[in-house]
RNA sequence: AUGCACGCGACGGGAGAAGCGGCGAGCAGCCGCUGCCGAAGGCGCAACGCCCGUAAUCGCUCAGGCCAGCAAACCUUCGCGUGUGC
Numbered sequence: 001a002u003g004c005a006c007g008c009g010a011c012g013g014g015a016g017a018a019g020c021g022g023c024g025a026g027c028a029g030c031c032g033c034u035g036c037c038g039a040a041g042g043c044g045c046a047a048c049g050c051c052c053g054u055a056a057u058c059g060c061u062c063a064g065g066c067c068a069g070c071a072a073a074c075c076u077u078c079g080c081g082u083g084u085g086c
Base pairs, nucleotide, nucleotide: 003084004083005082006081007080008079009078010077012075013074018034019033020032021031022030023029035066036065037064041062042060043059044058048053049052
């Protein structure tokens, strides 16, 4: 000076996707059948490097989800820590 990178935390923003039937007070919730979503997590693959490694907002959909709420990759701002730059 308070730049850059990484990690953690806080606030905020934050998409997508159903129907039918039964129970239930007609809500919430639970169960069944079928369908669907993709941005917790998980799994898979290229280039590349070397013989075995490795990525994603790509793919899979195990998990999760499909009123709202919760959660939510990712992003801004702020704080702390480590390293680094001038």
A computed fold for an 86-nucleotide RNA from a Lysobacterales bacterium, annotated as Glycine riboswitch aptamer. The prediction has a mean pLDDT of 78. It matches the Rfam family "Glycine riboswitch aptamer". Gene Ontology term of the family: glycine biosynthetic process. The source organism's lineage runs through Bacteria, Pseudomonadati, Pseudomonadota, Gammaproteobacteria and Lysobacterales. The model forms 90% of the base pairs in the Rfam consensus.